[in-house]
RNA sequence: UUCUUAUCAAGAGAGGUAGAGGGACUGGCCCGAUGAAGCCUCAGCAACCACUGGUUCGACCAGAUUGGUGCUAAAUCCAGCAAGCUGUCUAUAGGCGGCUUGGCAGAUGAGAA
Numbered sequence: 001u002u003c004u005u006a007u008c009a010a011g012a013g014a015g016g017u018a019g020a021g022g023g024a025c026u027g028g029c030c031c032g033a034u035g036a037a038g039c040c041u042c043a044g045c046a047a048c049c050a051c052u053g054g055u056u057c058g059a060c061c062a063g064a065u066u067g068g069u070g071c072u073a074a075a076u077c078c079a080g081c082a083a084g085c086u087g088u089c090u091a092u093a094g095g096c097g098g099c100u101u102g103g104c105a106g107a108u109g110a111g112a113a
Base pairs, nucleotide, nucleotide: 001113002112003111004110005109006108007107008106013042014041015040016039017038021031022030023029025080026079027078028077043072044071045070048068049067050066051063052062053061054060076105081102082101083100084099085098086097087096088095089094
């Protein structure tokens, strides 16, 4: 980097350093000099994997938090493509919205190449 698969409305931040950006992309909307990103320290959340017990043997259920990751504004912040339902305006071409489902993209874990 690519592929497969699971999950993504819950949860959890202080200090130091730094000094203008950040929330993947595009649009929107937010966060930011009452201090953004990055880096360091400590703390916390969760329970994917390892681990422990069970098992109908299904990476199934339960447990624990020692280790490996991850995470600690807003639903993955919202939408983007398609379909269905629906409100409203209208010059009947269409415009502007709302809800639901699926998909795309992305993030993280695990496995594989």

Record summary
The RNA shown here (SAM riboswitch aptamer (S box leader)) has 113 nucleotides and comes from Thalassobacillus pellis. Of the family's consensus pairs, 97% are formed in the model. Its mean pLDDT, the model's own confidence on a scale to 100, is 85. The sequence was found by an Rfam model in a public genome assembly.